[in-house]
RNA sequence: AUGUUUGGACUCUGGAGAGUCUCUGCAGAAGCCACUGUAGAGCGCCGAAGGUGUACGGCUGUGCUCAUUCGCACAGUUAAUCUCUCAGGCAAAAGGACAGAGCAACCUA
Numbered sequence: 001a002u003g004u005u006u007g008g009a010c011u012c013u014g015g016a017g018a019g020u021c022u023c024u025g026c027a028g029a030a031g032c033c034a035c036u037g038u039a040g041a042g043c044g045c046c047g048a049a050g051g052u053g054u055a056c057g058g059c060u061g062u063g064c065u066c067a068u069u070c071g072c073a074c075a076g077u078u079a080a081u082c083u084c085u086c087a088g089g090c091a092a093a094a095g096g097a098c099a100g101a102g103c104a105a106c107c108u109a
Base pairs, nucleotide, nucleotide: 005109007107008106010102011101012100013099014098019043021042022041023040024039025038026037027036028035044090045089046088050086051084053082057078058077059076060075061074062073063072064071
């Protein structure tokens, strides 16, 4: 440099759960109640943006041991759809882990 492939980003599709909760102020509308918007306070919930914590085994290091091997102990490294609910969310919309399909160019191995 070229080619192939992995993953990312990107595009399309699918994609759950949980209060359209209560109260107060302001504004609109309005006979009152009720309604709409907005700003707060409160209680109750959800887990699938992100984030937190966590295992065996393996590996590494240290120590013990006559002992390089072996064994024991300690420490570190290390996962999730588990866990915590920090964040986020609790009508619709938006978002959404994950999955399928695609992908000229871009990033990455």
Molecule: Glycine riboswitch aptamer